[in-house]
Molecule: SAM riboswitch aptamer (S box leader)
């Protein structure tokens, strides 16, 4: 690299080194950044695993075993601008604006913008061949 699953609008420094980029890919936008990017290192958030220790239900009631619920203390990744920074594809409605049709002051169709829903690509957890 490659399957399966869950999650992805919360949260996280007014610190050190360092010195130009930086927001995964293509594209188009909108941005961050010498009032210091990526990077490392400290801290810190967070609860996806794991273990300890805490309540609790079974069963065994000696030791232990197997479910659950909650913390967040250790450890195993993670992550610490913007919604995965926003759109790209697929359909709902039918909000705006524009344009075309219809014996028609409204209905129907398409463009463009926007709005919902989903999948497609990511990314991280676990598990897996």
């Nucleotide at each position: 690299g490659c399957c399966u699953u869950a999650u992805c609008a919360a949260g996280a420094g007014c610190g050190g080194c360092u010195g130009a980029g930086g927001g995964a890919a293509u594209a188009g936008g909108c941005c961050c950044u010498g009032u210091g990017a990526a990077g490392c290192c400290c801290g810190g958030c967070a609860a996806c695993c794991u273990c300890u220790g805490u309540c609790u239900c079974g069963c065994a009631u000696a030791a232990g075993c197997g479910g659950g619920a909650g913390a967040a203390a250790a450890g195993g990744u993670g992550c610490u601008a913007c919604a995965u920074c926003c759109u790209a594809c697929a359909g709902a409605a039918g909000c705006g604006u524009g344009g075309c049709g219809c014996g028609a002051u409204g209905c129907g169709c398409g463009g463009c913008g926007g709005u919902c829903u989903g999948a497609a690509a990511g990314a991280u957890g676990a598990g897996g061949a």